[in-house]
């Protein structure tokens, strides 16, 4: 090499398939099989043929095949013997639940071996027993889905046979017609299972890596074969897909074994060393073989254990961060100056692991000397949960985010810096899973209003169930026994220097099974009772049902008689009907639908529901009576039935109502709300439908727990009290308790039992899809995807209501005068401009800031200048001026020139001081932001209210008090009260004004005397007045009323009466209210300009529109002429008189006055006269012309005068303001701005009225209710359609694809059956044959994912569109 044995069924990888006796447990197996092990007994006698190697031949490209020939065993194969072996029998006993084992003694029949080696063993063969593994059967046990409800024909069970190690339809023939299934059959989905892992206080949930046990699987599907042991990862045959070889014929492979390579992916080591231990396999053994294993690499993946230094040190260095600029902080930190050697290097020595030899690990681990502080810290976080904060940058950008959420110009939340907190060789992020989550609740939850009781009722299955006595032992409690692998968890102890790790031993495994007790509880079984339930009697009550009949009111039509023009209708109208007689009245008829009054929070019904009488029929509840049954009871998934309204079918009726419709109206529209009409429907009979806010938003029973008050319907006692007790229903209220709160409270939502139904965030959606129902409409069951961070309940405190209640206010009304039209002033808008500088914008911007723009103010505009500046401070150098006068350019600032020329100290050349130049901090801004401020203001509003300590009451937000009954300008005052008390506001105290009184009399006065032209002088203190003090008013008095109050009404008396009349004074807070241009001030922002100075110009434009005022439209007035009468102020760069001129503004002139002194004419009125109702003797705009006065200047752009010019207008449309008395209306006067300019503004005095019935309405406000889906508070909130993006999903003509059935047809390898050439000694056996059958084909079906043009809806998405449905009485209550 080969024949032969053993052994490749173990070890070692995987989790695809498995809902299965697979897996876990506990049992049987009398229904079984076991190579090698061990134990007993028995044997190992005789023969015979072949075959490979081997050698030839021959094909093929190869894998490998055919054939001759030789040859051997522990290959093969006769014959003999044998039992406690096997079949078949016969007797006798023992045992078992049962088939049935099992014992002994016979008969008959069939069945065995091999040797080797050498003297000890080992092999063969048979029988038994034993371990060991296996196989089979059975209870219980552990996944979702019912939108999977009916599955199965070898199916269920017998007979016979056959198969097998072996039970059994396993397999066949025949007979039955069963067998599983609501306690979930079948189908459909997803999975290997446990032992454990992990979370949890535990129940529990989630999980099955690593190690162990089992099981399945080996490229996908069949199959067998050999063998103890397979239908066998690295055997074999067939078919597929694939891959590599090929000479094109044909062959060859299976890493889910160990490394290792590609691919994929966010990701997962080495083609390492040894068989040296442990273990398999062979072998007599040496020994060989082991990617089983033992070790070693890689990887902070886990876990454990260590370092990265210790000590001392303050000038608290430098840097860095921040500052309030002083400091703080980093920070003893470092630097420095000691020490120390875990760690690291170096050098040396060295093991256990082996029971005699052998050591992969490995010169490892461990020791010893040396030596250096040297080689060794990062990660996250700092708004709040949450421990930790300050700057700069950004500027809803970029960015952060777990969850609230941050970023729009001061961001502890982004970024980055310094600082600071957490953990540390790790830190954070992400994903999963438990916990917190009592958010599936057994432990442990709910259902009136938050999500949740079924529309009611019968009543199956189930569930649960009065009392007493006997049994029983299923459940139940107690013990024993078995058994719950091992690891793992706990606990002790013990080896590795600790420790992770590992080893011993115990403790647990809460399980399951037998056995033994107990016998109260519940089950079963029995005997028995009457309370719970039924039964019988007798009574009254009642719209409880169905049917037939019958009645009167009304409303409509119709006939017909009266009788004349409207009826009808609404907020108003009109469609509509009427002279062809309406509407109205009268009488008579038709027909249909509902039954006023009784009528109650009242009866009845299971619940929808039930209302005229009368009669037949019929349900059921109450009371009492205690005869009768004896637990007959309760609930109740499917199931049956009943169920408003409307709707639907068929066949009647149809009066009034009345969707749909049409018409009038209303309105921006009005497919509504309103009228006028009207049809189905309403109504009856039969059938369907199966919902409702089907409501008490409350499920049924059945016990137990203060009361009161009514009102139905019975009893009893008792006779009038209108009573007492009782039992049923029904309403109210109201303790305990309960509840989140409102509330429920003997009709529970209390305290308990028992059964059902439901419920788990909001929208999708009660919707799609399926399935059942239905005539249809539609119902029942019932999702997902996606999206949101709320959605929702009760109850608070505001706000608001086209809610209600009381009240006040020139809020209305009752009046007087106006605006709105006209001219004109004079502010706004808008347009215009070079510029027309800004603000202010509803009351509460607009004769506002501006108490007065020709420059100036002026902040705009053009053009011309200038740069530390026009203005402040300081610093360094230089100089002596600065400034004054003069010329000259220019528009001017301003620029050239040219004369003139510092001050003060002394220590005599320096100090200090002023100016000038340069330089540098730095000034300067009427630049932005009033949404970053302060200060100031308006405004509700002179409204009465807004708060607060204590107490009380509520879980709490809160509330009370402060509400309530009266009052009152007032939360003013009384009383009442769980509330006592207090502040701030009211309203007192201030001012002025109305009366007196006293003190003073000058500039003010004059009665008496003298005097004058004149209070002009004398004189006087009465008067008037002026200006200090004082008094006076308080509901004090009186009467009514009222609650004996508080206040009110009347009256005296008083100048004044009820806060006398005025002012000032403005509570908590509203409006991001106005102001950065008063003023201040944070950040921004300009810095030869967005400062600053100059000339001009413009704020004063001008097709328009609004606000505020003025003077008007006359005759209550214009004109002229004459004559009275204030007040309060202002006056020195001013007021300015007498005089004079000028028609006149003026002007010349200048007495008096720093003022009770002088200086400022008061008009309206009155008296006379005119004018006579007209666009005028009203009106005065406009526009010529000629003066005057301020002022360097009056063109742009000022007042005034004087002549002449003579507009518009003849009392104002819709709308709109003011005023209640010394007020409105109306005369005129003064100031302040102001060189000049007033119709504005503030003040002042003189004439001097009208009218208020009274709160129904409009505005605005205060109080107490009420409702809310509002709180940015109604200028809220919030709805559908369409239109734009997106983004899941249904359906959709189909179309692509899966996986698992089903019939047929083809059918490979095999086993089996049946036949059997050739060959043969003998087992045999090529081939054919027939079942069975992977696999392929063909069909029709169902599931099941994809995908489709179109097409529903749904959901998101800062500013679209059209309308206003809801919320308030949401403007027609809502909703179902």
């Nucleotide at each position: 090499a080969g024949u032969g044995g053993c052994g490749g069924a173990c070890g070692g990888g995987u989790g695809a398939g498995u809902a299965a006796c697979a897996c876990g447990u506990a049992a049987g197996g009398a229904a079984c099989c076991u190579g090698c092990c061990u134990a007993u007994a028995a044997g190992u006698g005789u023969g015979g043929a072949a075959u490979a190697a081997c050698a030839g031949u021959g094909g093929g490209a190869a894998a490998u095949c055919a054939u001759u020939g030789c040859u051997a065993a522990u290959a093969c194969c006769g014959c003999a013997u044998a039992u406690u072996u096997u079949g078949a029998u016969u007797a006798a006993g023992u045992c078992g639940c049962a088939u049935g084992a099992u014992u002994u003694a016979g008969u008959c029949a069939a069945g065995a071996a091999a040797g080797a080696u050498u003297u000890a063993u080992u092999g063969c063969u048979u029988a038994u027993a034993g371990a060991u593994g296996g196989c089979c059967u059975u209870g219980c046990g552990g996944c979702u889905g019912a939108u999977u409800a009916g599955c199965u024909a070898g199916u269920u069970g017998g007979u016979a046979a056959g198969a097998u190690a072996a039970c059994a339809g396993c397999u066949u023939a025949c007979c039955a017609a069963g067998g599983c299934g609501a306690c979930g059959a079948u189908c459909a989905g997803u999975a290997g299972c446990c032992g454990g892992a992990u979370u949890g206080a535990g129940a529990g949930g989630u999980u099955g890596a690593a190690c162990g046990g089992c099981c399945a699987c080996a490229u996908u599907g069949g199959g067998a074969c050999u063998g103890a042991g397979a239908c066998a990862c690295g055997g074999c045959c067939c078919a597929g897909a694939c891959u590599c070889c090929u000479a094109c014929g044909g062959g060859a492979g299976g890493c889910a074994g160990c490394a290792g390579u590609c691919g994929g992916g966010a990701a997962u080591a080495u083609u390492g060393c040894a068989c040296a231990a442990u273990g398999g396999g062979g072998g007599a053994a040496a020994c060989c073989c082991u990617g089983a294993u033992g070790c070693a690499g890689u990887g902070a993946c886990g876990c454990c254990g260590c370092g990265u230094a210790u000590a001392g040190g303050a000038a608290g260095a430098a840097g860095g961060u921040c500052u309030u600029a002083g400091g703080a902080u980093u920070g003893u930190a470092a630097g420095c100056u000691a020490u120390u050697g875990u760690u690291g290097u170096g050098u040396g020595g060295a093991a256990a692991g082996a029971a005699g030899a052998a050591g992969a690990c490995g010169g490892u681990a461990c020791c010893a000397c040396a030596u250096c502080a040297g080689a060794a810290a990062g990660c996250c976080c700092u708004g709040g949960c949450u421990a930790a904060a300050u700057a700069u940058g950004u500027g809803c950008c970029a960015g952060c985010a777990g969850c609230c959420g941050c970023g729009g110009u001061a961001a502890u939340a982004c970024a980055u810096a310094u600082g600071g907190g957490g953990c540390g060789a790790g830190c954070g992020u992400u994903a999963u899973c438990c916990g917190g989550a009592u958010u599936u609740a057994u432990u442990g939850g709910g259902u009136g209003u938050a999500a949740a009781g079924g529309g009611u009722g019968c009543g199956u299955a189930g569930g649960c169930g009065g009392a007493a006595g006997a049994g029983u032992a299923a459940g139940u409690u107690a013990g024993u026994u078995g058994u719950g692998a091992a690891a793992u968890c706990c606990c002790a102890c013990a080896g590795c220097u600790c420790a992770a790790c590992u080893g011993u031993g115990g403790a647990a495994u809460u399980g399951c099974a037998a056995c033994u007790a107990a016998a109260a509880c519940u089950g079963c079984u029995u005997u028995u009772c009457u309370u719970g339930a039924g039964u019988a009697c007798u009574g009254g009550a009642g719209a409880g049902g169905a049917a037939a009949g019958u009645g009167g009111a009304a409303u409509u039509c119709c006939u017909a008689g009266u009788g004349u023009a409207g009826c009808g209708g609404u907020g108003a109208a009109a469609u509509g009907c009427g002279u062809a007689g309406a509407u109205a009245u009268u009488a008579g008829g038709a027909g249909g639908a509902a039954c006023a009054c009784c009528a109650g929070a009242g009866g009845c019904g299971a619940a929808g529901g039930c209302g005229a009488c009368u009669u037949u029929c019929u349900g059921g509840a109450c009371a009492g009576u205690a005869a009768c049954u004896g637990a007959c009871g309760c609930u109740c998934a499917g199931g049956c039935a009943c169920g408003a309204a409307a709707g639907c079918a068929u066949g009647g009726g149809u009066a009034g109502c009345a969707a749909a419709c049409a018409g009038g109206a209303u309105u921006a529209g009005a497919u509504a709300c309103c009228c006028u009409g009207g049809u189905a429907g309403u109504c009856c009979a039969u059938g369907c439908c199966g919902u409702a806010a089907a409501c008490g938003a409350u499920g049924a029973a059945u016990a137990c727990u203060a009361g009161a008050u009514g009102u139905a319907g019975g009893u009893a006692c008792a006779a009038u009290a209108u009573g007492u007790a009782u039992c049923u229903g029904u309403a109210u209220c109201g303790c305990a308790g309960u509840u989140a709160a409102c509330g429920c409270a003997a009709u529970a939502a209390g305290u308990a039992u028992u059964c059902c139904a439901c419920c788990u965030g909001g929208g999708g959606a009660g919707u799609a899809c399926g399935a059942c129902c239905g005539c249809a409409a539609g119902g029942u069951u019932a999702a997902a995807a996606c999206u949101c961070a709320a959605a929702g309940g009760a109850a608070u405190u505001g706000a608001c209501g086209g809610g209600g209640g009381c009240c006040c206010g020139c809020a209305c009304a009752a009046g007087c005068a106006g605006u709105g039209g006209a001219g004109u002033a004079u502010g706004u808008g808008g347009u215009u401009u070079a510029a027309u500088u800004c603000g202010a914008c509803g009351c509460a911007a607009c004769g506002c800031g501006a108490a007065g723009a020709a420059c100036c103010u002026u902040a705009c505009c053009a053009g011309g200048g200038u740069u530390u500046g026009a203005c402040a401070u300081g610093u360094a150098u230089a100089g002596g001026a600065c400034g004054a006068u003069a010329u000259a350019a220019g528009a001017g600032a301003u620029u050239a020139u040219a004369u003139u020329u510092c001050u003060a100290g002394c220590u005599u050349g320096c100090u200090a001081g002023u100016c000038u130049a340069u330089a540098c901090a730095c000034a300067a801004g009427u630049g932005g932001u009033g949404c970053a401020u302060g200060g100031u203001u308006g405004u509700c509003g002179u409204c009465a209210g807004c708060u607060c300590g204590u107490g009380u009451c509520g879980u709490g937000a809160g509330a009370u008090g402060u509400u309530g009954g009266g009052u009152u300008a007032a939360g003013u005052c009384c009383c009442g009260u769980a509330a006592c008390g207090a502040g701030c506001g009211c309203a007192a105290c201030c001012c002025c004004u109305a009366u007196g009184u006293u003190u003073a009399g000058u500039u003010a006065c004059u009665a008496a005397c003298a005097u004058u032209a004149a209070g002009u002088u004398g004189a006087g203190a009465a008067c008037u007045c002026u200006a200090g003090a004082c008094a006076g008013a308080c509901u004090g008095c009186c009467g009514g009323u009222g609650a004996c109050a508080a206040a009110u009404c009347g009256g005296a008396g008083g100048a004044a009466g009820g806060u006398g009349g005025g002012g000032a004074c403005g509570a908590c807070g509203u409006c991001a209210a106005a102001u950065c241009a008063u003023c201040a001030u944070g950040c921004c922002c300009u810095u030869u300009a967005u400062g600053u100075c100059c000339u001009g110009g413009g704020c004063u434009a001008c097709a328009c529109a609004c606000g505020u005022a003025c003077u008007a439209c006359a005759a209550u007035g214009g004109g002229u002429a004459g004559a009275a009468c204030a007040g309060a102020g202002g006056g020195a760069a001013g007021c300015a008189a007498u005089a004079c001129a000028g028609u006149g503004a003026u002007g010349u002139g200048g007495a008096g006055c720093a003022a009770a002194a002088c200086c400022u004419u008061a008009a309206a009125u009155c008296u006379a006269u005119u004018c006579u109702c007209a666009g005028u003797u009203c009106g005065g705009a406009u526009u010529g012309a000629a003066g005057u006065c301020u002022g360097a200047a009056a063109u742009u752009c000022g007042a005034c005068u004087u002549c002449a010019u003579g507009a518009a207008g003849c009392c104002g449309g819709a709308a709109u303001u003011g005023c209640u008395a010394g007020u409105a209306a109306u005369g005129g006067c003064a100031g302040g701005u102001c060189a000049g300019c007033a119709u504005a503004c503030u003040g002042c005095c003189g004439u001097g009225a009208a009218u208020a019935c009274g709160u129904u309405c409009c505005c605005g406000g205060g109080c107490c209710u009420u409702g809310u889906a509002c709180a940015c508070a109604c200028c809220g909130c919030c709805c559908g359609u369409c239109a734009c993006a997106c983004c899941a999903u249904g359906a959709g003509a189909g179309u692509u694809g899966g996986g698992g059935a089903u019939a047929c047809c083809c059918g490979a390898a095999g086993c089996c059956u049946g036949u059997g050439a050739g060959c043969u000694a003998g087992a045999g056996g090529a081939g054919c044959u027939g079942c069975c059958u992977a696999g392929g084909g063909u069909a029709a079906a169902a599931c099941u994912a994809g995908u489709a043009a179109c097409u529903g809806g749904g959901g998101c998405u800062a500013a679209g569109u059209c309308g206003u449905a809801a919320c308030a009485a949401g403007g027609u209550a809502a909703c179902c």

Predicted 3D model of a 1376-nucleotide RNA (small-subunit ribosomal RNA) from an uncultured bacterium.